A computed fold for a 1473-nucleotide RNA from Allium cepa, annotated as small-subunit ribosomal RNA. Its Rfam family is "Bacterial small subunit ribosomal RNA". The coordinates come from a structure-prediction model, not an experiment, and the mean pLDDT is 83.

[in-house]
């Protein structure tokens, strides 16, 4: 930085950006330096080569010579080296390694240095003869030589007091000087061996090891002999003795070669140990000596084992972890080169000779560092690519073109330093490098482009194909997928894959936390550990100055060499360890020597449910008896089961048991926690307070370890009255293993034991200091004052509530700290898996302590915030209940809609917010479906070009649509060319689509709602989301208003303003109207302007007066005048904002279709079907009626292709006739319920009209599908409607009519208007729905949420398992190879002694001890595999319930028992999270 949430802070994991690599793989590659290159199989290894020299140590052979000498080469003896040099990395966790030290060792070659080399003497090989073998290899016998071997003498040395006693040698080469070697003494330098101190991975699910182990004597023995000896030694034996090591982790088990350094980090750390360079180990595997100055020896010995070669089957050979090569094995590591020219090494007097060390070459982009691929000018901003608003834009100065250079490249010529000491000697090498000629000539990939993270579009795809480290991208407009253009990065490379550091403060010393996020042990006590008051002393730590040391290389620096650079070589240098030495004296420690504050003791008092054991008590509950009375009781939400006439329950009277102990009592008291409460007593523990005597640091905290521990359970014994798991009935339910209810067992009690866990909580360890107050309450002590109760401080101790810095993520916490220190111990490190599994300890059991990995997610979490939600709360509203009214839900029929049906039944609406809705009106047409007939630039627009005015009229043909024929016509403007404006007919751009997405959209509109909301400045609170304002008290229809108040103000709703009604004024009086005057059939004419009534315009009403309430507010009541009284009555107005509500079929419009059809034209048909179900309305069912006669009263609209009056005519819809009106004049027009009288009389009827026949009538091109309306006939259903619903609060409901708009007619009983009659109730807040406060909360897609267990089904890692298979390691026995060592005298021997006989001494055999590998035998610990089985974890749409989140519908959890398919349920103690 990214990701947990709606948005915030924190916690807290994941996941990126960095830099390295002995890699590897995709693609792609031009050159050069200087470097690396089997991490896997310490597997196996064909070939070649890697260790020899020395003839100046020796005796011989051989070549070559005419002979002498020389020369050359060489098996053998003999000398020196093969103990270096090269290689690996298997053992090792310490016999090593790194530092830093010590003393008693050895020492060839070389150096410095002292002194010597006399006398002799015996033998083996080479070779010769004979022989065994197939071969390797021998065998006997003779011969010989030395610098090879042996005695004799002296000598330095060594031991010892001292006498004495013992040990050496070698020669060669030169004419020679004189080289070279030899034997013995002492030192140096490098090397080698031996001790020590300190450091050096992991695991306690390894806690007890050791047996020659610790000490001790004695013997024997070791760096070369006699004899003696330093410095140590169970590392060897014999006897005695029990020791040694270990929680500071011994023993085990596991991984590792250690270290200079390497990579990364700011360091501190952390990984890591390739190549360079020190040590260490190994040389097929195990064991073992020899030789030697150094070996227990990579290219040497013997023996045992596996493996391979060879054999003639007796026996024999080999050991690349040396350089190359080769198989194998693996993602994956090179040539069977060259040369001893340099440096080094080995032998030799040298000359040389030997070297796969070493120089170099080859192969590899394997990783560093340089250089190129060109440089300059060049706009017509070319082609051609994308992309596009169509205008450009962008690749792009980039090519093209002109010109220049030539580092590479091709190609000629020259040509090195590496060579030292005169000379001569070069593998690399005809190489580096100079010079010349050509010619831009030969030379750019990869990888990304949603965030993170540097770079964006356009076309395919369509949750497919794919991508993705991480969050996540794709369902038809993907900047995330694949391709293209464009761009970012990097560049001879470039991305991924793997590791490791880093970010990560994410194990935290630097530098983290544990009230709630993971974490404080239930709780004491008390060892080890660690910490520790106040003065001296001292110098170990510590600090400060000086030496040594920590190899060299690497890192830094600093100037040099290759042209730079990487690379190299010179110098030089910092922390910093470990050692030495001098000082200082704060701190800390150790030794001593005081002190009194901390602690503890005595002493005097005090308060208490502190503990234990004993003795006592009354209530109450069941219960037994006796009596009274007699039908019920008892339970519940409401019932049952139970009890009860065999007398229950009540109610008196006495017995009896066990179990708790009411009021007091409290945020009151003790305890160390658990926990403790009736009274009296003995016993017995800790606390506080006073005064200050005595101890003098005695202290604090506490792993491991010990006590104490609620409830529940166990075990044995009692005891049981109530209560009560289980368990039995009853009841609720779908079901009800629950809640309710009746029973009821263990248990609840005691005593003696176990267990030893709890939300054992203040979710807060123990001590000890310091840091503002204020108010309580217990315990003591104090002061004052009383007879006293009290009262008032002031000190302590404990217990509560608030709070101020401070602290914290935030709740919060704050002298009882979560604050500021110190110290000590305890735990934590993402979420599941899992506090499980194995494994160990305890337990009589249940379990209980300790305590993980696979595997699997991107998160789990914690306060706090806004919301929504709650079958939480409180206010207050709403025809939202109630309380009325009249409905619909039942009949018929209208109409719409679902379904079904159709060729088609066109499409859209679908809880409330669809359904008499788009539709204010489908017979054609409208139309968007359907068959059929037909067009093809179009039915409809713009431009071109040709013709023709245009319009009209006839006939054929066909359902039409449309084809063809005739004829009449000749306009208007003109500059006379033409134009305009219409058809016709071409041809190209294009038209057209009611085709698709309302989840691509504009626009409009429904809802919540005419509900009182919803914002903002600015200033303030909070770290932020955010809060406040807008909360609260009053009151309102109203976030309307007043009062309070860190808020103050604005806005948009609300109100008002605006319309129609309701009163009056004034004003104007036709077509309206008429009081007075006259007048007529008639407001009919004159005439009036009074009233009515219309039209403007104003006025009125505002809680304005008055009382009461109320806060002296706002208001609310109630009263007066008023036509009207508290928003007078309706309307129109609809805040922010929700539903991806609805609409592409009004319109408009992006992408997508379709283009002889999804466009157009036309006839028919269908949108009107009909088993059904819904919704909305008509009419009714009757007497509050109905039928007939009569009669009266409206308002508001409409009319010229129109409304139509009067008259005639028809039983009637109509027909005829047309007066009259472009309308306060005419018409529609007749209002109807009302009223007044007949008649009907409770009856499916003079109710009701549905269907149906027949007859005429309108409208219209057409009435069959499919119209209305009118006579006359017919004359269903229906007798107030099941659950469950709907509307209405005053001029409303309800109940009469009228009218209008679409409109040829009309399916209109819709819809939108208008007058007319004209009710009933509202106690009161249960339902529902909204608003505002508040709570809760595990919701946020928001309760139609979330979420939890079984089961059934796939995959996936894990555990148990009879077994079964292997492996480490250590162990008994067992058998014992080689081989030191010891012992022996069978056997034999050339030097010395000896006259000899035989001695000394040696070899061979043999025997003993230790002894590898092998066999048998129990174990341990590990791996792997297994029928079966166990849980456990992940999986878009499975069953079963609904545990939890809200009072989650029975509050939840928890330890613990018992129990059910399961989630769970109940007892019983705890807790509030």
């Nucleotide at each position: 930085a990214u990701u947990u949430c709606g948005a915030u802070c924190u916690u807290g994991g994941c996941u990126c950006a960095g830099g390295a690599u002995g890699a590897a793989c995709a693609c792609u590659a031009g050159c050069g330096g200087g470097a690396u290159a089997c991490u896997u199989a310490a597997c196996a290894c064909a070939u070649g080569c890697a260790a020899g020299u020395c003839a100046g140590a020796c005796g011989g052979g051989a070549a070559g010579u005419g002979g002498u000498g020389u020369u050359u080469c060489c098996a053998g003896u003999g000398g020196c080296g093969g103990a270096c040099g090269g290689g690996u990395g298997a053992a090792u966790a310490a016999u090593g390694c790194g530092u830093a030290a010590g003393a008693a060792c050895c020492a060839a070659c070389c150096c410095u240095u002292g002194g010597g080399a006399g006398a002799g003497g015996a033998a083996c090989a080479a070779c010769a003869a004979c022989u065994a073998g197939a071969a390797a290899c021998g065998g006997u016998u003779g011969c010989u030589a030395a610098u090879a071997c042996c005695c004799c003498g002296u000598a330095g040395g060594u031991u010892g007091a001292g006498g004495a006693g013992c040990a050496a040698a070698a020669a060669g080469a030169g004419g020679a000087a004189u080289c070279c070697g030899u034997c013995u003494g002492a030192g140096u330098a490098g090397g080698g061996g031996c001790u020590c101190g300190c450091g050096u991975c992991u695991g306690a699910u390894u806690a007890g090891u050791u047996a020659g182990u610790u000490a001790g004597u004695g013997a024997g023995g070791c760096a070369a002999u006699a004899g003696g000896c330093a410095a140590c030694a169970g590392a060897u034996u014999a006897c005695c003795a029990a020791g040694g090591c270990g929680a500071u982790g011994a023993u085990c088990a596991g991984u590792a070669g250690c270290u200079g350094g390497u990579c990364u980090g700011a360091g501190a750390g952390g990984a890591u140990g390739a190549u360079u360079a020190g040590c260490c180990a190994c040389a097929c595997u195990g064991g073992g000596a020899c030789u030697g100055a150094c070996a227990c020896a990579c290219g040497g010995c013997c023996c045992g084992g596996a493996c391979u070669c060879c054999u003639a089957u007796g026996u024999g050979a080999g050991g690349c972890a040396g350089c190359a090569a080769u198989g194998g094995g693996g993602a994956a590591u090179u040539u069977u080169c060259u040369a001893c020219a340099a440096u080094g090494g080995g032998c030799g007097a040298a000359a040389g000779c030997c070297u796969g060390a070493c120089g170099g070459a080859g192969c590899a982009a394997u990783g560093c560092c340089g250089c190129g691929u060109g440089g300059a000018g060049g706009u017509a901003g070319a082609a051609g690519g994308c992309c596009c608003a169509c205008g450009g834009g962008u690749c792009a100065u980039g090519a093209a073109c002109u010109u220049c250079u030539u580092c590479u490249c091709u190609u000629a010529g020259a040509g090195a330093a590496g060579a030292a000491g005169c000379a001569a000697u070069g593998a690399c090498g005809g190489u580096a490098u100079c010079u010349g000629a050509g010619g831009a000539a030969u030379a750019a990939a990869c990888a990304u482009c949603g965030g993170c993270u540097a770079a964006c579009u356009c076309a395919g795809u369509g949750c497919c194909a794919g991508c993705a480290a991480c969050c996540g991208c794709g369902a038809u407009a993907a900047g995330a997928c694949a391709g293209a253009g464009g761009a970012u990065g990097c560049a001879a490379g470039c991305a991924u894959u793997a590791u490791c550091c880093g970010g990560a403060a994410u194990g935290a010393u630097u530098g983290g936390g544990c009230c709630u996020a993971a974490a404080g042990c239930g709780u004491c006590u008390a060892u080890a550990u660690g910490u520790g008051g106040c003065u001296u002393u001292c110098a170990a730590g510590u600090c400060c100055g000086u030496c040594g040391u920590c190899a060299a290389a690497u890192c830094c620096c600093a100037g040099g060499g290759c042209u730079c650079a990487a690379c190299c070589a010179u110098g030089g240098a910092u922390a910093g360890g470990c050692g030495g030495u001098g000082g200082a004296a704060a701190c800390u420690a150790c030794c001593a020597a005081g002190c009194u504050g901390g602690a503890g003791u005595a002493u005097g008092g005090u308060a208490g449910g502190g503990g234990c054991a004993g003795a006592g008590g009354g209530a109450a509950u069941u219960u037994c008896u006796a009596g009274u009375a007699g039908g019920g009781c008892g339970g519940u939400g409401a019932a049952a089961u139970a009890c009860g006439u065999a007398g229950a329950g009540a109610u008196c009277g006495g017995g009896a048991a066990g179990a708790a102990c009411a009021c007091c009592a409290a945020c009151g008291g003790c305890g160390a926690a658990a926990g403790c409460a009736c009274u009296c007593u003995a016993c017995u523990g800790g606390g506080c307070c006073g005064a200050c005597a005595c101890u003098g640091a005695c202290a604090c905290u506490a792993a491991g370890a010990g006590a104490c521990g609620a409830a529940a359970g166990c075990u044995a014994g009692g005891g049981g009255a109530g209560c009560a798991a289980a368990u039995g009935g009853g009841a609720u339910u779908a079901g009800a293993u629950a809640c309710c209810c009746c029973a009821g067992u263990a248990g609840u009690c005691c005593u003696a034991g176990c267990a030893g866990u709890a939300a054992a909580c203040g979710a807060u360890g123990a001590a000890u200091a310091c840091u503002a107050g204020g108010c309580g309450c217990u315990g003591c002590a104090g002061g004052u004052a009383u007879c006293g109760a009290c009262c008032c401080g002031u000190g302590u101790a404990g217990u509560g509530c608030u709070g101020u810095a401070g602290c914290u993520g935030a709740u919060g916490u704050g002298u009882u700290a979560a604050g500021u220190a110190u110290c000590c111990g305890g735990c934590c490190u993402g979420g599941g898996g899992a506090g499980u599994a194995c494994g160990u300890u305890c337990g009589c059991a249940a379990g209980a302590a300790u305590u993980a990995a696979a595997c699997u997610c991107a998160a789990a979490g914690g306060a706090a915030u806004u919301g929504a939600c709650g079958a939480g709360g409180g206010c207050g509203c709403g025809c939202a209940c109630a309380a009325g009214u009249a409905g619909g839900g039942g009949a018929g029929c209208a109409u719409g809609u679902g379904g079904u049906u159709u060729a088609a039944u066109u499409c859209g609406a679908u809880g409330c917010a669809a359904a008499g809705u788009g539709a204010a009106g489908a017979a054609c047409c409208u139309u968007a479906c359907c068959a059929g007939g037909g067009c093809c630039u179009g039915a409809c627009a713009u431009g071109c070009c040709g013709c023709g005015a245009a319009u009209c009229c006839u006939c054929u043909u066909g359902a039409a649509a449309g084809a063809g024929a005739g004829g009449g016509g000749u306009g208007c403007c003109u500059u006379c060319a033409g134009g305009a404006a219409c058809g016709c007919g071409g041809a190209c751009a294009u038209a057209g689509g009611u085709g698709g997405u309302g989840c691509a959209u504009g626009g409009c509109c429904g809802u919540c709602g005419u509900u009182a909301g919803c914002u903002u400045g600015u200033g303030c609170c909070g770290u932020a989301a955010g809060g406040g304002g807008u909360u609260g008290g009053g009151a309102u229809a109203a976030g309307u208003c007043u009062c309070u108040c860190a808020a103050u103000g604005c806005g948009c709703g609300c109100a008002a303003c605006c319309c129609u009604c309701g009163u009056g004024u004034u004003u104007a009086g036709u077509u309206g109207c008429c009081a007075c005057c006259a007048u007529u059939g008639a407001g009919u004419g004159u005439g009036g302007a009074a009233c009515c009534c219309u039209g403007a315009a104003c006025a009125a009403a505002c809680u304005g007066c008055c009382g009461g309430c109320g806060c002296u507010a706002a208001g609310c009541c109630g009263g007066a005048g008023g036509a009207a009284g508290g928003u007078g009555a309706g309307g129109a107005u609809g805040a922010u904002g929700u539903c991806a509500a609805g609409u592409c079929a009004u319109c408009a419009u992006g992408c997508c279709c379709c283009u002889u059809a999804u466009g157009c034209c036309c006839u028919g048909g269908g949108c009107g079907a009909c088993a059904c179900a819904c919704g909305u309305g008509c009419u009714a069912c009757a007497a509050u009626g109905g039928c007939c006669g009569g009669u009266a009263c409206a308002a508001a609209g409409g009319g010229u292709c129109a409304c139509g009056a009067u008259c005639c005519u028809g039983c009637u819809u109509g027909g005829g006739u047309g007066a009259g009106c472009u309308a306060a004049c005419u018409c529609c027009a007749a209002a109807a319920a009302c009223c007044c009288a007949u008649c009907c009389u409770u009856u499916u009827u003079u109710c009701g009209g549905a269907u149906u026949g027949c007859a005429g009538g309108c409208u219209g091109c057409a009435a069959c599908u499919c119209g209305c309306a009118u006579g006359c006939a017919u004359g269903a259903a229906g007798c107030c409607g099941g659950a469950a619903u709907c509307g209405c609060u005053a001029g409303u409901a309800a109940u009469c009519g009228c009218c209008g708009g679409u409109c040829a007619g009309c399916c209109a009983u819709a819809c939108g208007g208008c007058a007319g009659u004209g009710a009933a109730u509202u106690c009161a807040u249960c339902c529902c729905g909204a608003g505002c406060c508040u709570u809760g909360u595990a919701c946020a897609a928001a309760c139609c949420g979330c979420c939890c267990a079984u089961c059934a089904c796939a995959c996936u890692a894990c555990g148990g398992g009879g077994g079964u298979u292997g492996g480490c390691c250590a162990u008994g026995c067992u058998c014992g190879a080689a081989g030191u060592c010891a012992u022996u005298a069978c056997c034999u021997u050339a030097a010395c002694c000896g006259c000899a006989a035989g001695g000394a001494a040696g070899g061979g055999g043999a025997u003993g001890c230790c002894g590898a590998a092998g066999g048998c035998g129990a174990a341990u610990c590990u791996a792997g595999u297994g029928a079966c089985u166990g849980g456990a974890g992940u999986g878009a749409a499975g069953u079963c319930g609904u545990a939890a989140c809200a009072a989650g519908g029975u509050a939840g959890u928890u330890g613990u028992a018992c129990u059910g398919g399961a989630a769970g349920g109940u007892g019983u103690g705890g807790c509030u999270g």